[in-house]
Context: one part of a larger RNA
RNA sequence: CCAUGUCGAAGGAACUUGGCAAAAUGACCCCGUAACUUCGGGAGAAGGGGCGAUCUCCUAUCUUUUGAUUAGGAAAGCGGCACAUACCAGGGGGUAGCUACUGUUUAUUAAAAACACAGGACUCUGCUAUGUCGUAACAUGAUGUAUAGAGUCUGACACCUGCUCGGUGCUGGAAGGUUGUAAGGAGAAGUGUUAUAAGCUUUGAAUGGAAGCCUCGGUAAACGGCGACAGUAACUCUAACUGUCCUAAGGUAGUGAAAUUCCUUGUUGCAUAAGUAGCAACCUGCACGAAUGGUGUAACGACUGCCCCGCUGUCUCUGACAUGGACCCG
Numbered sequence: 001c002c003a004u005g006u007c008g009a010a011g012g013a014a015c016u017u018g019g020c021a022a023a024a025u026g027a028c029c030c031c032g033u034a035a036c037u038u039c040g041g042g043a044g045a046a047g048g049g050g051c052g053a054u055c056u057c058c059u060a061u062c063u064u065u066u067g068a069u070u071a072g073g074a075a076a077g078c079g080g081c082a083c084a085u086a087c088c089a090g091g092g093g094g095u096a097g098c099u100a101c102u103g104u105u106u107a108u109u110a111a112a113a114a115c116a117c118a119g120g121a122c123u124c125u126g127c128u129a130u131g132u133c134g135u136a137a138c139a140u141g142a143u144g145u146a147u148a149g150a151g152u153c154u155g156a157c158a159c160c161u162g163c164u165c166g167g168u169g170c171u172g173g174a175a176g177g178u179u180g181u182a183a184g185g186a187g188a189a190g191u192g193u194u195a196u197a198a199g200c201u202u203u204g205a206a207u208g209g210a211a212g213c214c215u216c217g218g219u220a221a222a223c224g225g226c227g228a229c230a231g232u233a234a235c236u237c238u239a240a241c242u243g244u245c246c247u248a249a250g251g252u253a254g255u256g257a258a259a260u261u262c263c264u265u266g267u268u269g270c271a272u273a274a275g276u277a278g279c280a281a282c283c284u285g286c287a288c289g290a291a292u293g294g295u296g297u298a299a300c301g302a303c304u305g306c307c308c309c310g311c312u313g314u315c316u317c318u319g320a321c322a323u324g325g326a327c328c329c330g
Base pairs, nucleotide, nucleotide: 001325002324003323004322005321006320007319008318010316011315014314019311028050029049030048031047036041038156052078054076056074057073058072059071060070061068062067079083091309092308093307094306095305096304097303098301103115104114119154120153121152122151123150124149125148131140132139157296158295159294160293162226163225164224167223168222169219170218171217172216173215176214177213178212180200181199227245228244229243230242231241254288255285266282267281268280269279270278
């Protein structure tokens, strides 16, 4: 010096990305216990007190009684530095974000806010069901039958879920238009075109002709989308109001420097001597927003941010000791 431990004056997070690590708390009995709440919880909240053994008495138990052990309770005195004497054995509180919850996950760097979930919604399917496996037979779904099965999205609960069907998709209609087909090669990159030479079909021409496409509707808890520029009120500012242009429609409720805010350490307040952090507001939302769910929310969390109490060698600033190494000598 390294590893693992033990102790430490005064201070007590000044350490550090961060209280990481360590310290502290700790069993049982009694008292006592806030906001909030889905009335179950929160809660072991918090906080406070007791604790050994002996003897006496009381109660229970066994016993017919006497009596005795065990267990519990009360009081008194007794011993030790120390009585839950070792081992074992919650630190607590406040506030915010996310996820309702218990659960699941990257065997071997990720346990989470990701997945799942009960609940909600939409779509398909009438049974030889839709769906799935298979060339097929079959099988499954299901010895089920729309309160069933399959698919997709959301994710307890509370209050809610606005406008848009122009595009894409799905779905319905049928008046009209359109009408042979597969493969290979070359140029080309034109949103599937042109040219050449063939195959199958076709005697030639005309007529008829399904689906699809064109076309007309519906549908957003389908994929998605949800404007711009000017002017205006008797200080100023602002603009309830007005005008113009565009759109399928111009973002409603709620929320907002947010897990979303570039400018930005926005501005104000709280907290600190000092706070790019945190919380509460404001709204100027570069670029929130309603089941790609919006906003709240008790309880839960080896989740994430911040604060306080306790505690400490994390630190100021290091020291001593123990054991084992490293190292030196033999």